[in-house]
RNA sequence: GAUGAACGCUGGCGGCAUGCCUAAGACAUGCAAGUCGAACGCGAGGGCCCAUUGAUAAUGAAGGAAAUGGAAAGUGCUUGCGCUUAAAAUGGAAUUCAUUUGAUUUGGAUUUUCCCUCGAGUGGCAAACGGGUGAGUAACACGUGGGUUACCUGCCUCUAUGUUGGGGAUAACAGUUGGAAACGAUUGCUAAUACCGAAUGUGCUCUUCGGAGUAAAGGAGCCUUUAAAGCUCCGCGUAGAGAUGGGCCUGCGGCGCAUUAGCUAGUUGGUGGGGCAAUGGCCUACCAAGGCAACGAUGCGUAGCCGAGCUGAGAGGUUGAUCGGCCACACUGGGACUGAGACACGGCCCAGACUCCUACGGGAGACAGCAGUUAGGAAUAUUCGUCAAUGGGGGAAACCCUGAACGAGCAAUGCCGCGUGUGUGAUGAAGGCCCUAUGGGUUGUAAAACACUGUUGUUUGGAAAGAAUUGCAUAAGUAGGAAAUGACUUAUGCUUGACGGUACCAUUCAAGAAAGCCACGGCUAACUACGUGCCAGCAGCUGCGGUAAUACGUAGGUGGCGAGCGUUGUCCGGAAUUACUGGGUGUAAAGGGAGCGCAGGCGGGUAUGCAAGUUGGGAGUGAAAUACAUGGGCUCAACCCAUGAACUGCUCUCAAAACUGUGUAUCUUGAGUAGUGCAGAGGUAGGCGGAAUUCCCGGUGUAGCGGUGGAAUGCGUAGAUAUCGGGAGGAACACCAGUGGCGAAGGCGGCCUACUGGGCACCAACUGACGCUGAGGCUCGAAAGUGUGGGUAGCAAACAGGAUUAGAUACCCUGGUAGUCCACACCGUAAACGAUGAUUACUAGGUGUUGGAGGAUAGACCCCUUCAGUGCCGCAGUUAACACAAUAAGUAUCCCACCUGGGGAGUACGAUCGCAAGGUUGAAACUCAAAGGAAUUGACGGGGGCCCGCACAAGCGGUGGAGUAUGUGGUUUAAUUCGACGCAACGCGAAGAACCUUACCAAGUCUUGACAUCCUGCGACGAGUACAGAAAUGUGCUUUUCCUUCGGGACGCAGAGACAGGUGGUGCAUGGUUGUCGUCAGCUCGUGUCGUGAGAUGUUGGGUUAAGUCCCGCAACGAGCGCAACCCUUAUGGAUAGUUACUACGCAAGAGGACUCUAUUCAGACCGCCGUUGACAAAACGGAGGAAGGUGGGGAUGACGUCAAAUCAUCAUGCCCUUUAUGACUUGGGCUACACACGUACUACAAUGGCGUUCAACAAAGAGAAGCGAAAUCGCGAGAUGGAGCAAAACUCAAAAACAACGUCCCAGUUCAGAUUGCAGGCUGCAACUCGCCUGCAUGAAGUCGGAAUUGCUAGUAAUCGCAGAUCAGCAUGCUGCGGUGAAUACGUUCCCGGGCCUUGUACACACCGCCCGUCACACCAUGAGAGCCGGGGGGACCCGAAGUCGGCAGUCUAACCGCAAGGAGGACGCCGCCGAAGGUAAAACUGGUGAUUGGGGUGA
Repeated sequence: GAUGAACGCUGGCGGCAUGCCUAAGACAUGCAAGUCGAACGCGAGGGCCCAUUGAUAAUGAAGGAAAUGGAAAGUGCUUGCGCUUAAAAUGGAAUUCAUUUGAUUUGGAUUUUCCCUCGAGUGGCAAACGGGUGAGUAACACGUGGGUUACCUGCCUCUAUGUUGGGGAUAACAGUUGGAAACGAUUGCUAAUACCGAAUGUGCUCUUCGGAGUAAAGGAGCCUUUAAAGCUCCGCGUAGAGAUGGGCCUGCGGCGCAUUAGCUAGUUGGUGGGGCAAUGGCCUACCAAGGCAACGAUGCGUAGCCGAGCUGAGAGGUUGAUCGGCCACACUGGGACUGAGACACGGCCCAGACUCCUACGGGAGACAGCAGUUAGGAAUAUUCGUCAAUGGGGGAAACCCUGAACGAGCAAUGCCGCGUGUGUGAUGAAGGCCCUAUGGGUUGUAAAACACUGUUGUUUGGAAAGAAUUGCAUAAGUAGGAAAUGACUUAUGCUUGACGGUACCAUUCAAGAAAGCCACGGCUAACUACGUGCCAGCAGCUGCGGUAAUACGUAGGUGGCGAGCGUUGUCCGGAAUUACUGGGUGUAAAGGGAGCGCAGGCGGGUAUGCAAGUUGGGAGUGAAAUACAUGGGCUCAACCCAUGAACUGCUCUCAAAACUGUGUAUCUUGAGUAGUGCAGAGGUAGGCGGAAUUCCCGGUGUAGCGGUGGAAUGCGUAGAUAUCGGGAGGAACACCAGUGGCGAAGGCGGCCUACUGGGCACCAACUGACGCUGAGGCUCGAAAGUGUGGGUAGCAAACAGGAUUAGAUACCCUGGUAGUCCACACCGUAAACGAUGAUUACUAGGUGUUGGAGGAUAGACCCCUUCAGUGCCGCAGUUAACACAAUAAGUAUCCCACCUGGGGAGUACGAUCGCAAGGUUGAAACUCAAAGGAAUUGACGGGGGCCCGCACAAGCGGUGGAGUAUGUGGUUUAAUUCGACGCAACGCGAAGAACCUUACCAAGUCUUGACAUCCUGCGACGAGUACAGAAAUGUGCUUUUCCUUCGGGACGCAGAGACAGGUGGUGCAUGGUUGUCGUCAGCUCGUGUCGUGAGAUGUUGGGUUAAGUCCCGCAACGAGCGCAACCCUUAUGGAUAGUUACUACGCAAGAGGACUCUAUUCAGACCGCCGUUGACAAAACGGAGGAAGGUGGGGAUGACGUCAAAUCAUCAUGCCCUUUAUGACUUGGGCUACACACGUACUACAAUGGCGUUCAACAAAGAGAAGCGAAAUCGCGAGAUGGAGCAAAACUCAAAAACAACGUCCCAGUUCAGAUUGCAGGCUGCAACUCGCCUGCAUGAAGUCGGAAUUGCUAGUAAUCGCAGAUCAGCAUGCUGCGGUGAAUACGUUCCCGGGCCUUGUACACACCGCCCGUCACACCAUGAGAGCCGGGGGGACCCGAAGUCGGCAGUCUAACCGCAAGGAGGACGCCGCCGAAGGUAAAACUGGUGAUUGGGGUGA
């Protein structure tokens, strides 16, 4: 895009179309094929005759209603309007009369004739058309083109001619009679265009050429005429033409399956005969053995074919409704009759199934005609009108019949058209279960309102075309005829419409009666809110939904289409995704393992003939409709009409001869042969050889050998291994050896001999296209495997043992059988690979190598040219890229093979080959939305290279064991508040939980609230005190305002509601902050270039560095964030300044500006200098100088990013939740619990030590006012009293300690260690019970250096020693700072861990904590096998044998003809025979369904 559609929601009108796709299931009822009296005889009724009745219609005359109309007059008054009466004029109805017509009523007559109607019958024609359906059919059924000298053709047209004279019956009818009926039987009568002879014979047929055979029917009308007759028309016969319609034959064309490969006996042909309209095995007898088939026979399945429809740019693909052509069928099967035509839809006979009637004896029926019913189904209409038109049948005609047809009805089933209003209209109204930043926005000019319009609708009225005929009447003409009728033609008048009072036109009314459906994440036009919370649901693909869903549901809004919209089914397109046009096969699916070769396809040069293909001209055909173009008709369109072109095809004919083909002749370059040479693991057979392994024998010799990562099994004192000599046997052939050679491939390797295949080069003698490819076919074909017979040294599946391991049916070791070897025969497969089929030609080069030839040369070297192989690099070109690139994957030719998403599956079934194993061929159901290729960036690797780091190593000290402190887990609890969880949680948030803190628990209280803003009222608030209470709180008593611009405000109480409040949830909604990789050296950009692209380059490479630091090179050139530097501190010095610091002055005062110190500022360090190395670089190494030397030491400083890392409990914040509570207050308790486990620390285990003594010595950095607190005094001490000084270079804390010197202890649970506990005190604080710190005395636990494991540190560092500060009323083994004393070691980068750069592999990309394989268990699904069981269609064999044709017989009967007669001819019935449908019997094949069980397959959190 389309549809004969269906379903869901909705629905105003019209036109034109279309409407059982399923059950070719079954059918009630009505209708669908009749007609002719001008072929015929009857029956019934009527007319014609005489009276009577007189509807209707036509014509003429009289008559004057309704309606229209409004002169004139009157009247009311608002004097130009209303009302009343209403004339003229128009109009012509009812009604009446006359004439004609004559439906009809009644009564007679009816002898004959005639006329009309009806009924059945004889006869003729039609019924074979028209209408329906698509079951069957793969076929000369259809389409198209031919043939028919092998045929027929009623009615129609033309031509010729005839139509004479007779006969016998029969239906109807009237009797009789059978039967329930359907339907008969019998006697008698009768007609014909019914039937039968005879005559004639134009002709026709047969012929022995003499002859023989063979026809007919009449009817009607009219005029002339005395009549006979004549004329006209319709018929009939014969014969010949035509037209129309058919029959038969034939070329070509159009479905699937080869898992259907062979089929065929009347089969193929011939002869004789029969039959037919006609050819023919169409049938029959005989003879021959043919015929068809890989160009697909036969079988199976499916199917009506075509014009055409849909789609498509076309080529194609698909369909075969309506309309048209052909075919087939008519309940199923068979058969003939009649006829011009049938083997007959509404005819006959028979058989079968079914339905109905029945008196049970027997009968009837066939909607796939039109309506309609029922069933089936997702689904398809009225038991309508009319013959008015078109067409058909009959008829002379009028007419009759016609469910053909024309119309109407139903259905949005489709196509087309119209409408549901139009214009103005802002206050941008109201309302929205709409949104919102609460300001507003949007719906929206939409509505309202005002002004219009009238399509459709509705009212009333008018009103077509479709009608042409035919017939009748009148008139005229034409030919014929003796004449006249008649026939024919023309003109005029009358007559005919189902649709339908329809289309159309006018008119009334009034915006009044007329809009929905789907969608809104992307594809794809259109977005928000709420609800829901991986639920409910959506979904064409991708996918959406797990608490902020533009994807579900609803609403508002928006988009699209619109009387429709969406969904589903089907077809084509997009799809170049079956590729003819127009694809591919190295790696994505795809080259056969290789060769030979029949058929087939394709094929070199020249000349010439033919004309099959080809090209051009002409002719015939290609039905109409459709489609296209141009016109025209319905108001337009759809629709319809006309004309044109076209229908790309087939056939005939004329011509051409380039190309293909074909014939002839010829050529040599393709191909082959001969000749001369050459190389080679080419093949087969036979023989020979040496090295090595193993075994056997002997000698020497002694304890091990062997094997492995390390071992063990094994061998060995019965003498191994080792070594020497001899022997046996089998298998394989070192070096040479080479991307070297040969072969078609598989493959081939010691040497010699024989036989043998192929190749290359040269030459140019011969043949003269002999060629290439190759479906089937044939042959070869590694290894493994199989059969038979040998052989067996080594090796070695299976197997055994030993190891390894969690296990180890493996890898390793010791043994070891098939096998490996030979002969013969199978198998027929491999990653049989260059993953690249064969042939031929062409298309830049360079460089190796193998085998030839030629040139040049003294030459066999080198070099040049060339042919045939075999490699590498590389241009153009190709390719998705990788890559290929004269050995193509380039450009072309030709032939073969193969591919068409992944899995299922190279499986099943079938067939075939094989001894078997198995091979070849080779599906489907089902399932997924991917599978795959190449390349890119990362990440990863028990891959590689380079480098770094207290990463290892080298050292020093620890942790892990003890006790204690502290944090965490767990447990417990009313509560033990919460958070942090590998590194990167655990002396963490917490720089300090007795109350407070505090978030937790218990109890008691409050509800506009403890805190904020707004409103109203009142005036106190507060303080003191008493009582109740655990307190909060409550109740009393006493006391008592401030500011002011005089409005009020501050503050407090009470009240109302807006609101407050939340350490409630979500760190996976967030901001901010922080950790970590990591102070690692990286992370990027612009422009350019390369690539189809992702991307690359730069940033890689060579060096160097702590560093992407720097240098050099380079399709890159630059730049940014990082590195470094700038900053602080420390180490040296100068300058300046300086008190509270310092001081050369004895002290103080005073002074000074040297020193120490402090502050500010400057200098200094830069590989700067020298040497060496390096590439003349960057830089590195060494040295000098210097306080300091190679970033001097330390700090601050943290790129792009990663971890949904941490934090909603610092703070902020969206959403959700809560509101007499999850908020607020109070008291008490808890966060401090304790079987246990872990982390981090402190103190120790001691002699490098403990203790004691010495008025013993030396710091730095800090803090201090609700503070630090001196001296002095008291106390053993903590501390107390005290209060000087100090807001600090001034005073205080403050004593530094380790260290040093001397003494003692003497290796022990101690003079170590200090836990725990008792007693007594001190301090802080409302308050030390739960639960603080300190002191004194006493007590004196574990612990004697710590398992596996693990940590820190590279120099003023580790280790060790003390000091200060923050927090803080009090509480420090923690944290943050400060100084004192002060080491050891680093060979080095193999390894462990982490990181950086380059490279490589990858099936990973939430990225190795990745991905992923198979069994087992469970559920579901489809499928194979299966003892069987149940069906289906078809063929063959046999039995039975209806109807019927044909043939035979002559039993019975018998009108026409013959015969005088007897009788005959002929006919009917009957009987027999062949064939023969349905039916039956038995067997086999094919194909479905089902089946216990069973096999594998697919899917599943």
Annotation: Predicted 3D model of a 1501-nucleotide RNA (small-subunit ribosomal RNA) from an uncultured bacterium. Rfam family: Bacterial small subunit ribosomal RNA. The prediction has a mean pLDDT of 82.